[in-house]
Context: one part of a larger RNA
């Protein structure tokens, strides 16, 4: 010096990124207990008192009620919840990154679209066949949401799907107009050329699908600019316009989302870029990729407070063990 273990005057988060470590609580009996609430909780809320040993007395006893003794100290060791207020997320128990990450991420019980009519969608398998399932639509599969409460606008243009089938385009295939190559023949020659082989190959015909015509957003997305206006100002409930499938409704909103920005105001502090509560100018919320709240509940993230405390002021001392100097 350092590593564990222990004490510590006053003071008591003054440390720190953050009370991180420590430290206080603590069994048990009796008293009490608050906003909230989905009446079940919260709640061991929170706070108080109390616990030994003897004698008598009552009881079957557990135990009680009376009186006394003693120590600093009676749950005499050990072991054995610190607690309160407020928000953010997730309803909850549960699951996870074996070996840096347990969570607000997965799941979940609700809801919701969608698929299937059973030799079922769907998955495996060249295929028998097998799993769905010895089930049969209050079944099974496949996406999404994610208890409960209130709720879930508007857009079908594009993309996707589901339905339609008049008209366009369309393949293999049918189809064979016709060319061509060979040769019989014919020609005095250039050259013409049946038949057959053989190559080529026009018109018509010819399915789905696309194009096309609806429907559909708990499909996959999407949800505007500009200008002007009231008897102070300023603002716009009113108009004008251009665009667009339509132009963001309700709610909420410096938010897990706000760039500017420590936004303005208000609380809480002597002092607060965090935090709560309002505002609304939402760079860039928003309704089943849910929206808004929420009681219970978390080894969760934030911010306050009370007790507490070697975290600190500011260190010291004991104990163990290492290390370092001498031997």
């Nucleotide at each position: 010096u350092c590593a564990c273990g222990g004490u510590u005057a006053a003071g008591g988060a003054a440390c720190u990124c953050g009370g991180c470590a420590a430290a206080u609580u603590a069994a048990c009996c009796c008293u009490g207990u608050a906003a909230c609430u989905u009446c079940g909780g919260g709640a061991a809320a929170a706070g108080g008192g109390g616990u030994g040993c003897c004698c008598c007395g009552a009881g079957c006893a557990a135990u009680c009620g009376g009186g006394g003794c003693c120590g600093c100290a009676g749950a005499g060791a050990a072991a054995u919840g610190g607690c309160u207020c407020a928000g953010g997320c997730g309803a909850c128990u549960g699951u996870u990154u074996a070996u840096c990450a347990a969570a607000a991420a997965c799941a979940c019980a609700u809801g919701g679209c969608u698929a299937u009519g059973c030799u079922a969608a769907a998955u495996c398998g060249a295929a028998a066949g097998a799993u769905a399932a010895u089930g049969u639509a209050u079944a099974u599969g496949g996406c999404c949401u994610g208890a409960c409460a209130c709720c879930u606008g508007c857009c079908c243009g594009g993309u996707g799907c589901u339905g339609g089938a008049a008209g366009g385009u369309u393949a293999a295939g049918a189809g064979g107009g016709g060319a061509u190559g060979u040769c019989a023949u014919c020609g005095u020659a250039a050259g013409a050329g049946a038949a057959g082989c053989a190559u080529u190959g026009a018109a018509u015909c010819g399915a789905a699908g696309c194009c096309c015509c609806a429907g559909u957003a708990a499909a996959c997305g999407g949800c505007g600019g500009c200008c002007g206006u009231a008897a102070c100002u300023a603002u716009a409930a009113c108009g004008g316009u251009c665009c667009u499938a339509a132009g963001g409704u309700a709610g909420c909103g410096a938010a897990a989302u706000u760039c500017c920005u420590u936004g303005u105001c208000g609380g809480g502090u002597a002092a607060g870029u965090u935090c709560c509560g309002a505002c609304c100018u939402g760079c860039a919320c928003g309704a089943a990729u849910g929206g808004u709240g929420u009681a219970a509940c978390g080894a969760u993230c934030u911010g306050a407070g009370c007790a507490c405390u070697g975290u600190c002021u500011c260190a010291a001392c004991c104990g163990u063990g290492a290390g370092c100097u001498c031997g």

Predicted 3D model of a 327-nucleotide part of an RNA (large-subunit ribosomal RNA, domain IV) from an uncultured Bacteroidota bacterium. The prediction has a mean pLDDT of 88. Rfam family: Bacterial large subunit ribosomal RNA. It was read from a public genome assembly.